[in-house]
Molecule: SAM riboswitch aptamer (S box leader)
Organism: Chloroflexota bacterium
RNA sequence: UACUCAUCCAGAGCGGGGGAGGGACCGGCCCAAUGAACCCGCAGCAACCCCUUUGUUUCAUCAGCAAAGGAAGGUGCCAAUUCCGGCAGAUUUUCUGGAAGAUGAGUG
Numbered sequence: 001u002a003c004u005c006a007u008c009c010a011g012a013g014c015g016g017g018g019g020a021g022g023g024a025c026c027g028g029c030c031c032a033a034u035g036a037a038c039c040c041g042c043a044g045c046a047a048c049c050c051c052u053u054u055g056u057u058u059c060a061u062c063a064g065c066a067a068a069g070g071a072a073g074g075u076g077c078c079a080a081u082u083c084c085g086g087c088a089g090a091u092u093u094u095c096u097g098g099a100a101g102a103u104g105a106g107u108g
Stems, first nucleotide, its partner, number of pairs: 001108008013042005021031003025086004044077002048074002050070007082100001087097004
């Protein structure tokens, strides 16, 4: 950096440094000197990878799949539904799907 698959209405912040931006993009609407981005430390959330047990399968084991549990390790995350909308359709105060984006796992 490209592709594939899964998830995105839940959850979770203090301290130090820093000093004006931030919420991907566009429009809106918000957050921010009662301190933005970013960096460091220590907590936390969650359960994608991961770990354990049981079941399934097998002559047996492994793998896979399903269920329950866990949190040592690898990521990720900790305002607002991915903050809302953007494109298409419908039974049109709304709903459904898609695109884009984010994160993880895998492949090249």